The RNA shown here (c-di-GMP-I riboswitch aptamer) has 79 nucleotides and comes from a Deltaproteobacteria bacterium.

RNA sequence: UUGAGAAAAAGCCAAACCCGCCGCGAGGCGGGGACGGAAAGCCUACGGGUCUCCAAUGGGAGAUGGCUGGGUUGCCUGG
Numbered sequence: 001u002u003g004a005g006a007a008a009a010a011g012c013c014a015a016a017c018c019c020g021c022c023g024c025g026a027g028g029c030g031g032g033g034a035c036g037g038a039a040a041g042c043c044u045a046c047g048g049g050u051c052u053c054c055a056a057u058g059g060g061a062g063a064u065g066g067c068u069g070g071g072u073u074g075c076c077u078g079g
Base pairs, nucleotide, nucleotide: 002079004077005076012037013036017032018031019030020029021028022027035066041072042071043070046069047068048067049064050063051062052061053060054059
C1' cells in the first nucleotide's frame, strides 16, 4: 500500500422501550438502556425503497445513512 477478517487486544456506536424537549407529522435532540453493528463514522450531491405532510389526476415539500446501491475517512490484525 492492498485484500480479507473480528480470532485476539484496545476501544467505538447504540435498536426497542422509558423520561424530558422540539416538530402538523414521519421523525430529531438530550439522559437512561442494549437489540445489534467491522465502519451502525460522515454524505440524500446521484439512484432506488419505505414513511410523513400539503394537495388532488398532476405533483410539491420533508423524514429515514440502523432499508439499499453508492461516495468518502478511519482502529487492530494470522495474508

Description
Of the family's consensus pairs, 95% are formed in the model.